Predicted 3D model of a 72-nucleotide RNA (transfer RNA) from Ladona fulva. Rfam family: tRNA. Its family is annotated with triplet codon-amino acid adaptor activity in the Gene Ontology.
[in-house]
């Protein structure tokens, strides 16, 4: 340099047009406890950036940065 996969929450990741964008683990704050890191129960945060389709876009089209990978 071609080409291919990838980029949603502090990490780990589900989601493929219409849901307040879900989950673990981690945080925080309340229970429990003699005491707790265990164990309930709630709560904050996340769609890589710019265009485009389209009533509607995390989603699908282009570009564009970035990680993996293979060629070369």
């Nucleotide at each position: 340099g071609u080409c291919g996969u990838g980029g949603u929450a502090g990490c780990u990741u589900a989601g493929a047009g219409g849901a307040c964008a879900g989950a673990g683990c981690a945080c925080c704050c309340a229970c429990c406890u003699g005491g707790a890191u265990a164990g309930u129960g709630g709560g904050g945060g996340a769609c890589c950036c710019g265009g485009g389709u389209u009533c509607g876009a995390u989603u699908c089209c282009c570009g564009g940065c970035u990680g993996c990978g293979a060629c070369a």

Its mean pLDDT, the model's own confidence on a scale to 100, is 81. The RNAcentral record of the sequence draws on Rfam.